[in-house]
């Protein structure tokens, strides 16, 4: 350097939820707090989910449909970094 693995040992991260905050929402942020993750580290390159403010479009004119430039990396691929062991 490669493949495998997560039994050791060293740690790591943090789901729901609760406070607050930020957004039109999805959602994120930060404090507490652990459902669980061998990449539950980073990146929207595909894909697949949620959500529609702005825009269209249709009408009962105030509602309904569509839709990503938003969101999700703890949905799946893929890139690229990383710690122990074992071949």
């Nucleotide at each position: 350097g490669a493949a495998g693995a997560a039994a050791a040992a060293a740690g790591g991260c943090a789901a729901a939820c609760g406070u607050u905050u930020c957004g039109a929402a999805a959602g994120g942020g930060a404090c507490g707090g652990a459902c669980g993750c061998a990449a539950a580290g980073c990146u929207c390159c595909g894909g697949g989910u949620c959500u529609a403010a702005a825009g269209u479009u249709a009408c009962a004119c105030g509602u309904a449909a569509c839709c990503a430039u938003g969101a999700u990396g703890g949905c799946c691929g893929a890139g690229c970094c990383g710690c122990u062991c074992u071949u």
The RNA shown here (c-di-GMP-I riboswitch aptamer) has 87 nucleotides and comes from a Bacillota bacterium.
Its Rfam family is "c-di-GMP-I riboswitch aptamer". From the family's description: GEMM was predicted in a large-scale screen for bacterial structured RNA regulatory elements.
The sequence was found by an Rfam model in a public genome assembly.
The source organism's lineage runs through Bacteria, Bacillati and Bacillota.
The coordinates come from a structure-prediction model, not an experiment, and the mean pLDDT is 85.